Transfer RNA from Pseudarthrobacter sp. SLBN-100, 73 nucleotides, folded computationally. The RNAcentral record of the sequence draws on ENA. Taxonomically the source falls in Pseudarthrobacter (Bacteria, Bacillati, Actinomycetota, Micrococcaceae). The same sequence occurs in records of 2 taxa. Rfam family: tRNA. Its family is annotated with triplet codon-amino acid adaptor activity in the Gene Ontology. The family's RNA type in Rfam is transfer RNA. The prediction has a mean pLDDT of 83.
[in-house]
Parts: sequence; C1' cells; structure tokens
RNA sequence: GGCUUCUUAGCUCAGUUGGUAGAGCGUCUAGGUGAAAACUAGAAGGUCCCCAGUUCAAGUCUGGGAGUAGCCA
Repeated sequence: GGCUUCUUAGCUCAGUUGGUAGAGCGUCUAGGUGAAAACUAGAAGGUCCCCAGUUCAAGUCUGGGAGUAGCCA
C1' cells in the first nucleotide's frame, strides 16, 4: 500500500423487510437476613464511532473519514 470483518448501555452481545433501541451480567433502591449471600420486585444508564447524502422516516441504505482485528504484498 491492497482486501476482508467489526464499532449499539459500565462489560459481553442481539436488533428481521428502514418504522418511536433491547437482553444477560454489573450498578443503585426496596423486600429478604441477626447481619450478609442466594432469591424476588423495581429503577437508573445510549449523540447506535464521526461527517454528509437518500427518505415522510436511518442503528439498518449510499459516499467519505476514524479506529479494531485478520489476510496478502
């Protein structure tokens, strides 16, 4: 230098045919306990990597850029 994959909550990851973004773990609150743990209920937490385009509408489609991993030279 070229090719390919990936980038979504604190972490690991889903997200169908474009239609108001989710799970598990973790955190917090309450219950629970003598106090804890397990367990139960609830809550908080997101510029969907960035910029632009298409569209009534973009995490999803198109272009450019950045970063990660791998392969080739």